A computed fold for a 184-nucleotide RNA from Lactiplantibacillus daoliensis, annotated as Lysine riboswitch aptamer.

RNA sequence: AUCGAAAGAAGAGGACGCGGUUAACAUGAGUAGCCAGUCGGAAUCGGGUAACCGGUGUUGAUGAUUGGUGAAAGGGGCGAUCGCCGAAAUGAUCUUGACUGUUACCGUCGAGAUUGUUGGGCCUUGGUUGAACAAAUCAAGGACUGUCGCAACUGGGAUUCAGUUGCGGAGCGCUGUCGACGAU
Numbered sequence: 001a002u003c004g005a006a007a008g009a010a011g012a013g014g015a016c017g018c019g020g021u022u023a024a025c026a027u028g029a030g031u032a033g034c035c036a037g038u039c040g041g042a043a044u045c046g047g048g049u050a051a052c053c054g055g056u057g058u059u060g061a062u063g064a065u066u067g068g069u070g071a072a073a074g075g076g077g078c079g080a081u082c083g084c085c086g087a088a089a090u091g092a093u094c095u096u097g098a099c100u101g102u103u104a105c106c107g108u109c110g111a112g113a114u115u116g117u118u119g120g121g122c123c124u125u126g127g128u129u130g131a132a133c134a135a136a137u138c139a140a141g142g143a144c145u146g147u148c149g150c151a152a153c154u155g156g157g158a159u160u161c162a163g164u165u166g167c168g169g170a171g172c173g174c175u176g177u178c179g180a181c182g183a184u
Base pairs, nucleotide, nucleotide: 001184002183003182004181008177010175011174014085017084018083019082020081021080022079025076033069034068035067036066037065038064039063043056044055045054046053047106048105049104050103051102052101088118089117090116091115092114093113094112095111096110097109098108099107119145120144122142123141124140125139126138127137128136129135147169148168149167150166151165152164153163154162155161
């Protein structure tokens, strides 16, 4: 000097990139609840089941219906703002907190650890959650898009570069920077 290259730090993908917070709004819903009337007639309530414990109930509960009154939470789109590019989401296992009056098991929501899957958003079908035809999520499929590899073609003088097309891979990736170290 050339080639390769660990680690570090810096970036890109977007036609809705990912997530948090927040104001108003729509939905929730003329629903739950409450009040009054009517029917009815012994049970019923405390997330589900069981046991216990406690409460309400023939002074008529739970339930149904008529009328009056009448919410909220979760979730949502737009806006603003903050943090970011395994952003984040999710499966399994374990630990833990809340829902409750206690115990046991379960369910739901949240947090943490380990491990697996997914490059990204979209559409269709089915399942789950949900008030929902919103949305989320899981599985399968489809086209699109970014990136790298291979092949062909085109352009430039040209191996290198760029573009087009086709096939394929995955973020433990890709780009550039720096460079321990190694080879010549």
The model forms 98% of the base pairs in the Rfam consensus.